[in-house]
């Protein structure tokens, strides 16, 4: 130096053909149980890695940055 690929709830992922965000788990309230755990139930929790174009609408599409993985290539 060159290519790919990923960044989405605290954490591990979905998210279609662009029409507006979800599950598991962790917490949290509860129900049960003599307490615990375990099951069952329930609420919360995101302006989607940063800017910035398209567009009537962007997590989705383009550009540019950042962070991180793979590979290759160079030096040694």
């Nucleotide at each position: 130096g060159g290519g790919c690929c990923c960044u989405u709830a605290g954490c591990u992922c979905a998210g279609c053909u662009g029409g507006a965000a979800g599950a598991g788990c962790a917490g949290c309230g509860g129900a049960c149980u003599u307490u615990u755990a375990a099951u069952c139930c329930g609420a919360a929790g995101g302006c989607c890695c940063a800017g910035g174009g398209u567009u009537c609408g962007a997590g989705u599409c383009c550009c540019u940055g950042a962070g991180g993985g793979c590979c290759c290539a160079c030096c040694a």
Molecule: transfer RNA
Organism: Chloroflexota bacterium